[in-house]
Context: one part of a larger RNA
């Protein structure tokens, strides 16, 4: 000298981008962050109509999303991550091709009758589906000793479409397997029985000790196994002339993990943040018989802590997710709001104006100096204030549709008017005198100053640097 998610002291006008718990992965009041389909189905209430009947809300079955988006860095030295290969896999939605039927039993919801403080829950009766079952066929699927065996479906309506099942091919998103690369300690030297290989049998979509009987004794290490301590890794940040060193906040790829510890269920996809069991720590409710709960989601408390914001407005864009659509949902994501916390831009006036007022400081008493600096004089209106106009961002046939927002931005009026501080003045180091003080009482990043003339402590005048900041104090290079 650069930097930094900073903090702290004085100070303090605006405006654009952008960042904001680095510490307790501590505990969480409150309210929102995942629904949506009546064009799969069978009720219920309401309204409209004499009725058929159409509309709108409902809770149920059912479908598809709740594996995505959003957050956190605890674990993990590891095929975890980075890069380059593999071969033994799946892949809902989409895209393209090919083929494609009759049947039958239940069940919520509701009614009835019941148990509970409450979460919830029993028993009877009655229904309906794209829920469920079972028969046919099925060139290609799948298995086979190659004789042969096995497996599929749903239909809806406004009649032109959405859909369902089966085979193949693509997309696209994962799983798995190797080679190199990844912090530190030898004051860690040996480790290791499912451990290394092998048959059989079993499991996965899928290769595999993956798992299990038998067998065999192997496997790794001083090119550092094993242990122990740190650590999420990358693309990248900062510094450097580089080489390298630190570092991995925002943003992006991967990975992990969701109160702690296990587990499997459902599915195309989970061992699943806002499912589900079981155990545990903790909270809360109880009629003591038993239940809820899990903010590392977006505000927000409260604790810790030098120290990190709104219990804010919008689905207008952009993107998800249902839907045939119109549409709902969406604290993703657009904004607003607070923080000089950074970076960038502006401004606090501009021109004239005396051998130089007043005044302060100094003074060899002559005078120097603040100092064109003020008064004054002539402008200007950035910025402010008040008013007038007012956007693009809108794209979904056409129409309609903007949260921010009457904001940016433009006109015109008024008035220099509304606006500067911090630090530092021995030397390194740019910038010097005077008073006070008396090794005090204080500076100080080093060398060091300060005991009676202190340019170094306090304090005035003055100068210096930087300037909405200026120091300072951690860290890194």
């Nucleotide at each position: 000298g650069g930097a930094u998610g900073a903090a702290c002291g004085c100070u303090g006008g605006c405006g654009g981008u952008c960042u904001g718990c680095u510490u307790a992965a501590c505990a969480c009041a409150u309210g929102c962050a995942a629904g949506u389909c009546g064009a799969a189905c069978g009720g219920g209430a309401g309204u409209a109509g004499c009725a058929a009947u159409a509309c709108u809300c409902c809770a149920g079955u059912g479908g598809c999303g709740g594996a995505c988006g959003g957050g956190u860095g605890a674990g993990u030295a590891a095929c975890g991550c980075g890069u380059g290969g593999g071969a033994a896999u799946c892949u809902g939605c989409c895209u393209u091709c090919u083929g494609g039927u009759c049947g039958g039993a239940a069940u919520a919801a509701u009614c009835c009758a019941g148990g509970g403080a409450a979460a919830c829950u029993u028993g009877g009766a009655c229904u309906a589906a794209u829920a469920c079952c079972g028969g046919a066929u099925a060139c290609g699927c799948c298995c086979u000793u190659c004789g042969g065996g096995g497996g599929a479906a749903a239909g809806a309506u406004u009649u032109a479409u959405c859909g369902c099942c089966g085979a193949a091919a693509g997309a696209u998103c994962g799983g798995c397997c190797c080679g190199c690369g990844u912090c530190u300690g030898a004051u860690u030297a040996g480790c290791u029985a499912g451990u290394u290989g092998g048959u059989g049998a079993g499991g996965u979509a899928a290769a595999a000790g993956c798992c299990u009987a038998c067998c065999a004794a192997g496997g790794c290490a001083u090119c550092g196994a094993u242990c122990a301590g740190u650590a999420g890794c990358u693309g990248g940040u900062c510094u450097g002339a580089g080489a390298g060193g630190a570092c991995g906040a925002u943003c992006a790829g991967c990975c992990a993990c969701a109160c702690u510890g296990g587990g499997a269920c459902u599915g195309a996809g989970a061992c699943a943040c806002g499912g589900c069991c079981c155990a545990g720590a903790c909270u809360c409710c109880u009629a003591c018989g038993g239940g809820a709960g899990g903010c590392a989601g977006c505000a927000g408390u409260g604790g810790g802590g030098a120290a990190u914001u709104u219990u804010c407005c919008g689905c207008a864009a952009u993107g998800g997710g249902c839907g045939a659509a119109a549409g709902c949902c969406u604290g993703a994501c657009g904004g607003a709001g607070c923080a000089a916390g950074a970076c960038c831009g502006c401004g606090u006036g501009a021109g004239g104006g005396a051998a130089g007022a007043a005044g302060g400081c100094u003074c060899u008493u002559g005078g120097g100096u603040c100092g064109u600096a003020a008064a004054c004089c002539u402008c200007u209106u950035u910025u402010g204030u008040u008013a007038g106009g007012g956007a693009a961002g809108a794209a979904c046939a056409c129409a309609a549709u903007g949260a921010c927002g009457g904001u940016a931005c433009c006109u015109a009026a008024c008035g220099a008017a509304u606006c500067a501080g911090c630090c530092u003045c021995g030397g390194c180091u740019a910038a010097c005198u005077c008073c006070g003080u008396g090794c005090c009482a204080g500076c100080a990043g080093c060398c060091g100053c300060g005991g009676u003339a202190a340019u170094a402590c306090g304090g005035a005048g003055g100068a210096g640097g930087c300037a909405a900041g200026c120091g300072u104090u951690a860290u890194c290079c």
The prediction has a mean pLDDT of 84. Small-subunit ribosomal RNA, 5' domain from Microcoleus sp. AR10, 477 nucleotides, folded computationally. The full RNA is in RNAcentral, with records from ENA and SILVA.